[in-house]
Context: one part of a larger RNA
RNA sequence: CCCAACGAGUUUAUCUAAACUGCGAUCUUUAAGCUCAUAUGAGCGAAAGGGCAGGGAAACCGAGUGUUAAUAGCGCGAUUUAGAACUGAAUUAAGUGCACUUUUGUGCAUUUAAUGACAGUUCUAUCAGCAGUUUGGAUAAGACCCGAAGCCAGACGAGCUAACCAUGACCAGGGUGAAGGUUGUCGAAAGAUAACUGGAGGCCCGAACCGAUAGAUAGCUCAAUAUCUCCGGAUGAGUUGUGGUUGGGAGUGAAAAGCUUACCGAGUCUGGUAAUAGCUGGUUCUCCCCGAAAUGCGUUUAGGCGCAGCGCUAUAUAGUAACUGAGGGGGUAGAGCACUGAUUGGUUAGCCGUGCCCUUAUGGGUAGGCCUACCAAACAAACUCCGAAUACCUCAGCGUAAUGUAUAGCAGUGAGACCGUGAGGGCAAAGCUUCACGGUCGCAAGGGAAACAGCCCAGAUCAUUAAUUAAGGUCCCUAAAUGUAUGCUCAGUGCACGAAGGAAGUGUAGUGCCUUAGACAGGUAGGAGGUUGGCUUAGAAGCAGCCAUCCUUUAAAGAGUGCGUAACAGCUCACUACUCGAGCCGUCUUCGGACGGAAGGCAUUAUGCGCCGAAAGUUCAACGGGGCUUAAGCAUACUACCGAAAUUAUGGAUUCGAUCGCGCAAGUGAUCGAGUGGUAGGGGAGCAUUUUGAACCGCCGCGAAGGUACAUCGUGAGAUGUGCUGGAGCGUUCAGAAGAGAGAAUGUUGGG
Numbered sequence: 001c002c003c004a005a006c007g008a009g010u011u012u013a014u015c016u017a018a019a020c021u022g023c024g025a026u027c028u029u030u031a032a033g034c035u036c037a038u039a040u041g042a043g044c045g046a047a048a049g050g051g052c053a054g055g056g057a058a059a060c061c062g063a064g065u066g067u068u069a070a071u072a073g074c075g076c077g078a079u080u081u082a083g084a085a086c087u088g089a090a091u092u093a094a095g096u097g098c099a100c101u102u103u104u105g106u107g108c109a110u111u112u113a114a115u116g117a118c119a120g121u122u123c124u125a126u127c128a129g130c131a132g133u134u135u136g137g138a139u140a141a142g143a144c145c146c147g148a149a150g151c152c153a154g155a156c157g158a159g160c161u162a163a164c165c166a167u168g169a170c171c172a173g174g175g176u177g178a179a180g181g182u183u184g185u186c187g188a189a190a191g192a193u194a195a196c197u198g199g200a201g202g203c204c205c206g207a208a209c210c211g212a213u214a215g216a217u218a219g220c221u222c223a224a225u226a227u228c229u230c231c232g233g234a235u236g237a238g239u240u241g242u243g244g245u246u247g248g249g250a251g252u253g254a255a256a257a258g259c260u261u262a263c264c265g266a267g268u269c270u271g272g273u274a275a276u277a278g279c280u281g282g283u284u285c286u287c288c289c290c291g292a293a294a295u296g297c298g299u300u301u302a303g304g305c306g307c308a309g310c311g312c313u314a315u316a317u318a319g320u321a322a323c324u325g326a327g328g329g330g331g332u333a334g335a336g337c338a339c340u341g342a343u344u345g346g347u348u349a350g351c352c353g354u355g356c357c358c359u360u361a362u363g364g365g366u367a368g369g370c371c372u373a374c375c376a377a378a379c380a381a382a383c384u385c386c387g388a389a390u391a392c393c394u395c396a397g398c399g400u401a402a403u404g405u406a407u408a409g410c411a412g413u414g415a416g417a418c419c420g421u422g423a424g425g426g427c428a429a430a431g432c433u434u435c436a437c438g439g440u441c442g443c444a445a446g447g448g449a450a451a452c453a454g455c456c457c458a459g460a461u462c463a464u465u466a467a468u469u470a471a472g473g474u475c476c477c478u479a480a481a482u483g484u485a486u487g488c489u490c491a492g493u494g495c496a497c498g499a500a501g502g503a504a505g506u507g508u509a510g511u512g513c514c515u516u517a518g519a520c521a522g523g524u525a526g527g528a529g530g531u532u533g534g535c536u537u538a539g540a541a542g543c544a545g546c547c548a549u550c551c552u553u554u555a556a557a558g559a560g561u562g563c564g565u566a567a568c569a570g571c572u573c574a575c576u577a578c579u580c581g582a583g584c585c586g587u588c589u590u591c592g593g594a595c596g597g598a599a600g601g602c603a604u605u606a607u608g609c610g611c612c613g614a615a616a617g618u619u620c621a622a623c624g625g626g627g628c629u630u631a632a633g634c635a636u637a638c639u640a641c642c643g644a645a646a647u648u649a650u651g652g653a654u655u656c657g658a659u660c661g662c663g664c665a666a667g668u669g670a671u672c673g674a675g676u677g678g679u680a681g682g683g684g685a686g687c688a689u690u691u692u693g694a695a696c697c698g699c700c701g702c703g704a705a706g707g708u709a710c711a712u713c714g715u716g717a718g719a720u721g722u723g724c725u726g727g728a729g730c731g732u733u734c735a736g737a738a739g740a741g742a743g744a745a746u747g748u749u750g751g752g
Base pairs, nucleotide, nucleotide: 001752002751003750004749005748006747011141012140013139014138015137016136017135018134019133020132021131022130023129027050028049029048033044034043035042036041054061055060064076065075066074067073081125082124083123084122085121086120087119088118090115091114092113093112094111095110096109097108098107099106100105144282145281147279151272152271153270154269155268156267162246163245164244165243166242167241168240169239170238171236173205174204175203176201180197181196182195183194184193185192186191209233210232211231214229215228216227217226248264250260251259252258285686286685287684288683289682290681295308296307297306298305299304309413310412311410312409313408314407315406316405317404318403320402323397324396325395326394327393328392334386335384336383340380341379343377344376345375346374347373350370351369352368355366356365357364358363416441417440418439419438420437421436422435423434424433425432446457447456448455461652462651463650464649466648467647468646472642473641474640475626476625477624481639483638484637485636486635487634488633494628495627501612502611505609506608507607508606509605510604511603512602513601514600515599522579523578524577525576526575528552529551530550533547534546535545558573562571563570584597585596586595587594588593653676654675655674656673657672658671659670660669661668662667687741689738690737691736692735693734694733695732696731698730699729706725707724708723709722710721711720712719713718
């Protein structure tokens, strides 16, 4: 890792809601217990509970009561509905009789028929209510299942290890040579000294033994700590055998929180115990209907809860939602400067004026500062003389499967993400963060964006090798235009990034000026004289700097535009002449020409598309690729076509509504209409498994269950049939009860 089996919302009590069942206000249910009976039930049992009346704190009163001085006012309360029959009353119509009346007619009584919304009685159903069954939920319990580290109690451990006690054992060899001693010498002695002797030491070297410094090997190992080489101690606080003592908040410890039987900051085992876990993981069949939230407030609260919001179910109810019209209040966007605050320039008036200038008893002027008023310009979330669009509120119309509201039951959610817009924080940073409004994802598949939850298009009931479109596309990959018309771009710009800044790239539209009296560019020639202007300076001659910037000759030439020199010189420029040559058209004309346009030239403005600016880590590689240049690029306009699960067509299924038919009802059939994406979650209807009861007086050695292959039926879970295998039990229908469905839990056990 795979396969098989096992593996998780259960049970009891109470409360509550729904569905169903029994009885039902002379209501309902019995408990303990008793008596009969034994499928294990029936009867009795009226204690007790619930209900039948409420109000008040209560006394208490009672269809009322509390408040209160109150009878007022106010609060909380005050017991069904439907049908049938009969009786009565009533109304209407008609007839008959009597009375009254001039007639029409009126009144009374009675009969019949109809009505009957009125009253009464009876009956039936129902309600209020009680009890039971099932299901949903709550509470208490292990309470859907598995999972801690831990806490406490009692026992068991010192055969490992720590320390100690008792009694034993062990330490090759070599070296050093303390004290002491002996002898000699010296000394009066004490003593000193030399040699020899001697054999001390937590002494030295080094085996056994004890240890474990460094490295290597090993690291599913020889070994759950070893092996090899190296290394420390090795007569000592040494090592060691045997026996014994000390224990769990305790021992022991030359102290490391070390050790106490292979993981000790509190051993192990068992029990309390299914400890607790706001945490992680897992939680098993099918189809149908609806379908969220990631927000607010509070919380020893922030990854948990409570209430509200949003979902579902049931019941009841509403001109509810949306749209259109009308009427409203506002102080946002914008705008403005009338207030508040802030800003720039100018003018004017006042005050100061240290600096500067002129004067000097000191005063005057000025730069500047403050403040007043006016003019011009311009700013504001906490400014407003103004002021929208939307949004919101009210009313009316239209509108009814679209929506709201109320009550009851059941939830989930309370980590949200990106995109667009309006704002705050940040850096007018972030795939950043916090709000508001909207969308998508979340919970949404399909087409487009190469690929790509949140972007664009569009919301998948099922089937179809049918049709039309959306976004986006139509040279090839790749379905569809190498489409049409007119321009632009030469940069492979572009076909899916980029700034400030720079440039005779090129297109378009303008404005001013020059031009056959010859423009602009080019070529040839000139570019002079007073004069080296004055000052300054070593020098200053057009050209370091300061001041002035005239006159003359001229076609023209600055007291000089730039190089250059020490200063001159030299080369240029401005300016002028010649050369060159754009040399057309129209209108008017007094025929001399004038005007306008075109053409040529200079300067300038706006704008389209390009160029440089342009650097990232292994080539192209920042068009998806090939590749594309009067495009297959860009701009404008137009016509075709392709393109999705969208829409349409045809057929089927299903939910809800309406109408009609059948049926006592449940339900069922037809037609039409609106629907049928879906996580958490709610609701409905079913399938399968084991077992019990009843019926089938079911099936079965002429072959049950199980296995296996195929076929058929059902939307599906699944069901049925046949063949083979198998060799003894098994089913169908209607009900009951559950150890009732596995792919996941580092699941458990077994196997591979």
Large-subunit ribosomal RNA, domain II from a Candidatus Yanofskyibacteriota bacterium, 752 nucleotides, folded computationally. Its mean pLDDT, the model's own confidence on a scale to 100, is 81. It matches the Rfam family "Bacterial large subunit ribosomal RNA". Rfam 15.1 lists 51,934 matches to the family in 10,816 species.